[in-house]
Context: one part of a larger RNA
Order: sequence, then C1' cells, then structure tokens
RNA sequence: UGACGGGGGCCCGCACAAGCGGUGGAGCAUGUGGUUUAAUUCGACGCAACGCGAAUAACCUUACCUGGGCUAGAAUGCUCUUGACAACCUCAGAGAUGAGGCUUUCCCGCAAGGGACAGGAUGCAAGGUGCUGCAUGGCUGUCGUCAGCUCGUGUCGUGAGAUGUUGGGUUAAGUCCCGCAACGAGCGCAACCCUUGCCCCUUGUUACCAUCGGUUCGGCCGGGGACUCUAGGGGAACUGCCGGUGAUAAACCGGAGGAAGGUGGGGAUGACGUCAAGUCCUCAUGGCCUUUAUGUCCAGGGCUACACACGUGCUACAAUGGGCGGCACAAAGGGUCGCAAAACCGUGAGGUGGAGCCAAUCCCAAAAAACCGCCCUCAGUUCGGAUCGGAGUCUGCAACUCGACUCCGUGAAGUUGGAAUCGCUAGUAAUCGCGGAUCAGCAUGCCGUGGUGAAUACGUUCCCGGGCCUUGUACA
Repeated sequence: UGACGGGGGCCCGCACAAGCGGUGGAGCAUGUGGUUUAAUUCGACGCAACGCGAAUAACCUUACCUGGGCUAGAAUGCUCUUGACAACCUCAGAGAUGAGGCUUUCCCGCAAGGGACAGGAUGCAAGGUGCUGCAUGGCUGUCGUCAGCUCGUGUCGUGAGAUGUUGGGUUAAGUCCCGCAACGAGCGCAACCCUUGCCCCUUGUUACCAUCGGUUCGGCCGGGGACUCUAGGGGAACUGCCGGUGAUAAACCGGAGGAAGGUGGGGAUGACGUCAAGUCCUCAUGGCCUUUAUGUCCAGGGCUACACACGUGCUACAAUGGGCGGCACAAAGGGUCGCAAAACCGUGAGGUGGAGCCAAUCCCAAAAAACCGCCCUCAGUUCGGAUCGGAGUCUGCAACUCGACUCCGUGAAGUUGGAAUCGCUAGUAAUCGCGGAUCAGCAUGCCGUGGUGAAUACGUUCCCGGGCCUUGUACA
C1' cells in the first nucleotide's frame, strides 16, 4: 500500500421488510448429469454451465458409429498433354462409383496461336471441427451503469509511498459547493444519439372525412386540407419563477404555471482492472501431431437411447371457471422461389380456386373482454388433458427408427404442492392474444408487439452484494 475481520461509523441496491404471482408436488416439453450403446460427436460446470453455442439434428446439417470407395485427393495458380463443354440413355451397385451407347464439334484470331470448360500426368503444394484458450489475436461473460481508476508539476517522507482523491454539507453520481500543500488534467459520471409523451410549420397519397352535394349506404363518388395520421424541420423543462430550510453556498422541501418537474419514461452507451473466466468447433494464428489417413466421397444408423437425479419452461388441478352461439376493439411486423381474398368442397387439418398486392393501396389477421342462455356446487366432474387404438391432412426424393397438424374413440396423474427458493415498485407484476428471425416442414424456446390491468413499500434491526472513511493483523 492492499486484502481480510462472527471490528466501528456513514450510505446504497426488489438486499431485507410490506405485498402480488410463481418454482419445489403432477403430466408433458426442453437442456444437463448419470447409465446404456457400434456411436449415443464436441464444447459450456457456483453466482457468471444446464430452452447455453444450436435464429430449427428425418437425409443434408454432422464433426460420431458401421460398412463400401479414393489417395495430388472436395479448392486455386503455374507447366505438359488430350478433348469443346455438356445433355440424354442402358447395365452393375445401397450409393459413391465403374463399364458402355448416342448426340454434339465452342469463342477470339495477324492463321502462328490464345481463351473458357473438362479429363490425365508432374511437382511446388493441399487437407485436418486433430491437441494446446495455461503460447495468442479478435470477440464475449462477470463484478457493475457500481462510482470509481489514474497522471503531470509541486510539497512531505531515508524509502516503500503519501498528498491531490481526505474533511463539513449535498447528489443517482469523485454530482456540485465550502474548506484544505496543493494546483491542474485525463479515462469514467452527466450531456450530446435513438425512441416515447405536448404544441407549431411543411407534406396531403395508398392515410383522414368536419363542412357541402351525390349515393348502390361502403370515405363509395365529387370534393376538402380542417381533424387523425404520416415524416421532415422547429419549439418546449432550465431548479427558470415564488415561499421556506440551509453557511449568504451547493442543495433540499413545498407551491404555481404547464402535455410533461426536478435524470419526465425507456433504450443504446460498460472506466482502470479482476476471474491464467469462456471460445484453437465462427474466424485468424505460434507450436505439436497426422499425410493410402486424424484427409476425403457415399449409404445406413446415431446425436431422439432410459431403472434414475437436477435446472428451465408449458398445461393443469377449476365456477373470477368450462362449453355453445352471435358480436367488438390493437400495435408492431412479414410477403414475388412469396402473402394469398371472394366463392365452392370437406366434421376438420386442408383442398379446388385464383381476384389483388413488389404493398400507408392487396393479403397474412386477433384473443382475453362485454352480451344471451347451458353446466349447478365440489364431483376426479361438461375440471384436466397425458397415454393408447383407428382413420386422415400437409411439407418433403423420403416422415419405420425420428415431423407437425386434424377427426373419432380412449380418458392417466393431478383437489394449490415439505424443507427450501425465484421474479417484480406502474402502464410494472399478473393475465390475453399477435408478429418476426431461423425455416421445405417442425417452438411450450428466443426476440419483439400491443389489449386488460393490480397490491404494497412503516422502515434499514437483521440476511446477501456493493461504495467511502477509520481501526486491528503473525496474511500478500
């Protein structure tokens, strides 16, 4: 100087408390451990691994296993040589591949040759998701959006170092004020950026419809440029104003006006560093290993196994509910290898169909809610939907291993979950649907989006984590 203390003081955080809803019990989905296996590819392991890499494992992917092949090889350039390339067909084979048939005779050109493509030869060289993340770059997690981390000069100390950065107040903040052997400065904080909330100007089509007229009653038409909205520009909030407290300061408390009030809400933004944290399987890369194989091609299988254990979720156990019927209201997105309307067929998944739309124009396209009447009181039920049997639909070369969905039948566990444990302070929790990426198909996951919409916070004694000062130390 740090680190640590079941030392002290001050302060903060959904840290506790006050509340609301969960997890832990059930079934299923998914990841992991374990076990099994020819293989169940690999990585990730307290917080900070475990719906994680994987924004989609039927084949492919694929790295694993079994079997069948190749050895200058699946890529590029140079040299030599041959032929246009290539399409189609037959046979053998699981295919990779091998054998054969048929058709074809490219482009430029100074006529020597050159070019593209394909086969062969030669070597210079390739290949490796093989090992080492404790050799590395890059990227990322974490403490933590915590308020800290440092430097120059000066001063003090033999020196390590100290001072500044401590102190008195204050703040979300090393934020600001005052004081002070310090005076300044940098990286962080804040602000500048995006979005949302109010107003004005401009723009009016595909959006809008107040006034006027028409109407098939649909902003549909004429029209309008007001309103909503659109997307560009600007304004607005700064403790600016008033009162009180305070050291006359910084600031705090209350009030006014205002759409908004003290960082207005949300996002992006992550200091010096820590964990030899993670990643050599994104990529790059040193070293090592391999080179008729640890490379590469193919078929089939596996990654989907299943006495079990754990994590994360979904669906429930019901009446604030379940079922039937008609009826209403979003936002943000996506759409030409696409989204697909009306109409018709089917109980349904879906099929036929193809209007319209490269989209403020057309399409995908709402649910809870509210309304009517059914269940009629706590029942394993008109709760719950697992599992299983049968019949189908769609995607795809192909759904046996191993897809999603529909219909009929079946109708399991489950009656609110022990010890323990998690999230959340407002348009939040809870609840309800919708969209997107990936994607042929496949979501209860992920990322977004709106609808409905709470309860509680006395407070900081305690648990956990963190910041500052101080004290002890046989620790570094």

Predicted 3D model of a 476-nucleotide part of an RNA (small-subunit ribosomal RNA, 3' major domain) from a metagenome.
The prediction has a mean pLDDT of 84.